Model confidence (mean pLDDT): 81 of 100. Transfer RNA from a bacterium, 72 nucleotides, folded computationally. Its Rfam family is "tRNA". Its family is annotated with triplet codon-amino acid adaptor activity in the Gene Ontology. The family's RNA type in Rfam is transfer RNA.
């Protein structure tokens, strides 16, 4: 330099172009307990950036940025 894959809560992962972007673990609060743990209830928390297509984009297209892999 060229090609391929990927980028979503703190972490690991979901989400035919259309539901309030969902789950688990983690965190906060409450219940229970003498206390802690466990258990139960509950709360907050995310789409890498900028354009385009579309009635509608996490999803499709273009360009960046970043990560991984392959070729040279």
């Nucleotide at each position: 330099g060229c090609c391929c894959u990927c980028g979503u809560a703190g972490u690991u992962c979901a989400a035919c172009g259309g539901a309030u972007a969902g789950a688990a673990c983690a965190a906060g609060u409450c219940u229970c307990u003498c206390c802690u743990a466990a258990a139960g209830a509950u709360u907050a928390g995310a789409u890498c950036c900028a354009g385009g297509u579309u009635c509608g984009a996490u999803u499709c297209c273009c360009g960046g940025c970043g990560a991984g892999g392959g070729c040279a």